[in-house]
The RNA shown here (Glycine riboswitch aptamer) has 91 nucleotides and comes from a soil metagenome. The RNAcentral record of the sequence draws on MGnify. The coordinates come from a structure-prediction model, not an experiment, and the mean pLDDT is 77.

RNA sequence: CCACGCGGGAGAGUUCGAGCGGCAGUGGUGUCGUUCGACGCCGAAGGAGCAACUCCUCCCCGGAACCUCUCAGGCAGCAGGGACCGCGCGG
Numbered sequence: 001c002c003a004c005g006c007g008g009g010a011g012a013g014u015u016c017g018a019g020c021g022g023c024a025g026u027g028g029u030g031u032c033g034u035u036c037g038a039c040g041c042c043g044a045a046g047g048a049g050c051a052a053c054u055c056c057u058c059c060c061c062g063g064a065a066c067c068u069c070u071c072a073g074g075c076a077g078c079a080g081g082g083a084c085c086g087c088g089c090g091g
Stems, first nucleotide, its partner, number of pairs: 001091002004088005013039001015038010040075003046071001047069003053063002
């Protein structure tokens, strides 16, 4: 330095509309789930950009952020993902 295992691990709408299904109901309707659309939003997989910094005698080249963009991804909860940190272990 790399891989694997374990643990920790954030942010942002359960907003609005429509379809379908379930439940409740005398009716009007309500509610939950799901799909699609619209607008809004997040940033810590990845990607891209600038570039602090780094390498070098200097320049060029190279590397380069949790900074920026938001293409991808994500925005109730669960799940999943997750930079990064700690421990263990192998090369």